[in-house]
RNA sequence: GUUUCAUCAAGAGUGGUGGAGGGACUGGCCCGAUGAAGCCCGGCAACCGGCACAGAUGUGCUUGGUGCUAAUUCCUGCAGAAUCUGCGAAACGAUUCUGAGAGAUGAACU
Numbered sequence: 001g002u003u004u005c006a007u008c009a010a011g012a013g014u015g016g017u018g019g020a021g022g023g024a025c026u027g028g029c030c031c032g033a034u035g036a037a038g039c040c041c042g043g044c045a046a047c048c049g050g051c052a053c054a055g056a057u058g059u060g061c062u063u064g065g066u067g068c069u070a071a072u073u074c075c076u077g078c079a080g081a082a083u084c085u086g087c088g089a090a091a092c093g094a095u096u097c098u099g100a101g102a103g104a105u106g107a108a109c110u
Base pairs, nucleotide, nucleotide: 003108004107005106006105007104008103013041015040016039017038021031022030023029025077027075028074042069043068044067047065048064049062050061051060052059053058073102078099079098080097081096082095083094084093
């Protein structure tokens, strides 16, 4: 880096350091000197590994390898459906839902 599979509504600090930015991208909407990113420590989780039990694909624990630790992957971006507005229809718009795409993480392959 192209590909395959799985997951993404739960969970996790009133700590230290650091100093202005951050939430992938678009458009929004947010977070931030009552201190951002990064780093350290702590924590969460259980994808891989290990161990125990279980005769199976299961359950539990966690010293290891990742990961994560504001907001649903913060919402959204493409397609479809329902409802609303309206005398009625189409388009636009709003709300909700479904699917796809994009993204993130893990495992596998090269």

This is a predicted structure of a 110-nucleotide RNA (SAM riboswitch aptamer (S box leader)) from Brevibacillus fulvus. Its mean pLDDT, the model's own confidence on a scale to 100, is 81. The source organism's lineage runs through Bacteria, Bacillati, Bacillota, Caryophanales and Brevibacillus.